A computed fold for a 71-nucleotide RNA from a bacterium, annotated as transfer RNA. The prediction has a mean pLDDT of 80. Its Rfam family is "tRNA". Rfam describes the family as follows. Transfer RNA (tRNA) molecules are approximately 80 nucleotides in length. The family's RNA type in Rfam is transfer RNA.
RNA sequence: GCGGUAUCGUCUAGAGGUUAGGAUAGCAGAUUCUCAUUCUGUUGACACGGGUUCAAUUCCCGUUACCGCCG
Numbered sequence: 001g002c003g004g005u006a007u008c009g010u011c012u013a014g015a016g017g018u019u020a021g022g023a024u025a026g027c028a029g030a031u032u033c034u035c036a037u038u039c040u041g042u043u044g045a046c047a048c049g050g051g052u053u054c055a056a057u058u059c060c061c062g063u064u065a066c067c068g069c070c071g
Stems, first nucleotide, its partner, number of pairs: 001069006009024004017054001026042005047063005
C1' cells in the first nucleotide's frame, strides 16, 4: 500500500420494512436421595462517527481493533 472481518459471555443466522433468530453458557423451576442428564421458563447483542433513504444490523464514506497479501 491492498483486501477481508466486526451482531447476546462464546459460536453464529439475518444482504433495506422481522418482536434482531438459533445453539451454548448464565439464572429460576420441574424431575432425582444427591450430582449429572432431560424438560420448561427467563436474562442477554448490531464496534464508533457521519452520509443516502419515508425507513439502515443491512447500502456508501471515514475511524478503531483484528486477520491476511504484497513490498